[in-house]
Molecule: Bacterial RNase P class A
Organism: Lachnospiraceae bacterium
């Protein structure tokens, strides 16, 4: 200098004018309304993201509800930690990719059982197409042996080098692989060492399944309060019916079903949080604890805007609706730091 890789920051800025909205304080009058209640004045401080998107997980909160057992269903899946919790994150182990920094894995079990492996090929738990060897034969060819070589295929009865053989073959030997056992290290997943055994042989479980662990439902249009208005009728049941995610058991209770009518106004929930920032301590880390500081939108047919000037990276993806922790997806650019590789120079 270039190319990569990992972790971050920003998300147009500054000034002016006009406008919208919420909170706090002051003033206490006017307007709207049937009421509850709302609007208007002055001053001060705020006002859309890193994903607000998806609604995919986990919760907080509210109601069912006072709480269970079994079956079924669903989710996760190496080990150890973090967390309120998770299917998330951190660290390690094993495997795959990459020269490397690093990245990825739907990572338990195939000797519990069942299923599947199309086509090609001789043969996919089993075989002999070509070939090699031996015998017969003038030749064509026939009989027997073989599974090392070739072909087909994603996969062909462990791999490689030899001994041996008529030619071969774990038939045998050494090394590797596999299985079993012991020891050492590690919390563990696992790794290493030694010994034994010729070793009944493939893959697939995001196929059914087995094993281990876990799992109430519905949702802020939850739910609570205030005001106003109205119209009830029919049927069922107490040995029943209804509620409790599906079923059974169990448990609780005065309710259930249908037809018809009225209200659809206002307030709360609604933003102080498992919150954010800085420093310190502990830890490889996720993170935990301590000290100090901060308050950072709460709309309701829905505010957070418009114009002008200057600068610049010339602005992409895109706009809160109960809140929070994650994951996934989209994306114009600018910039910081660590590490890896290559070339050149010192």
């Nucleotide at each position: 200098u270039a190319a990569g890789u990992a972790a971050g920051a920003c998300a147009g800025a500054u000034g002016g004018u006009c406008g919208c909205u919420g909170c706090c304080g002051c003033a206490g009058c006017g307007c709207c309304g049937a009421a509850a209640g709302g609007c208007g004045g002055c001053g001060g401080g705020g006002g859309a993201g890193g994903a607000a998107a998806g609604u995919c997980c986990g919760g907080g909160c509210u109601u069912c509800a006072c709480a269970g057992g079994g079956c079924g269903g669903g989710a996760u899946g190496c080990c150890a930690g973090a967390u309120a919790a998770c299917g998330u994150c951190u660290g390690g182990c094993g495997g795959a990719g990459g020269c490397g920094a690093c990245u990825c894995c739907a990572g338990g079990g195939a000797c519990a059982g069942u299923g599947c492996a199309a086509c090609a090929g001789a043969g996919a738990u089993a075989u002999a197409c070509c070939g090699c060897c031996g015998g017969c034969g003038u030749c064509a060819g026939c009989c027997g042996g073989u599974a090392a070589g070739g072909g087909u295929g994603g996969a062909a009865a462990g791999g490689c080098a030899g001994u041996g053989u008529a030619a071969g073959a774990g038939a045998c030997u050494a090394c590797c692989g596999g299985c079993u056992g012991u020891c050492u290290g590690g919390u563990a997943a696992c790794a290493g060492a030694c010994a034994g055994c010729g070793c009944c042989a493939u893959g697939u479980a995001a196929a059914c399944c087995c094993c281990a662990u876990c799992c109430g439902a519905a949702g802020c249009a939850a739910g609570a309060c205030c005001g106003a208005a109205c119209a009830g009728g029919a049927g069922g049941c107490a040995u029943a019916a209804g509620g409790c995610g599906g079923c059974c058991c169990g448990u609780c209770u005065g309710c259930c079903u249908c037809c018809g009518g009225g209200u659809a106004g206002g307030u709360c929930g609604c933003u102080u949080g498992a919150c954010c920032c800085a420093g310190g301590u502990g830890g490889u880390g996720a993170c935990a604890c301590c000290u100090g500081g901060g308050c950072u939108a709460g709309a309701c047919a829905g505010a957070u805007g418009a114009c002008c000037a200057u600068c610049c990276a010339c602005g992409a993806c895109a706009u809160a609706a109960c809140c929070c922790g994650g994951c996934u997806u989209a994306c114009c650019g600018u910039u910081u730091u660590g590490c890896u590789u290559a070339a050149a120079g010192g």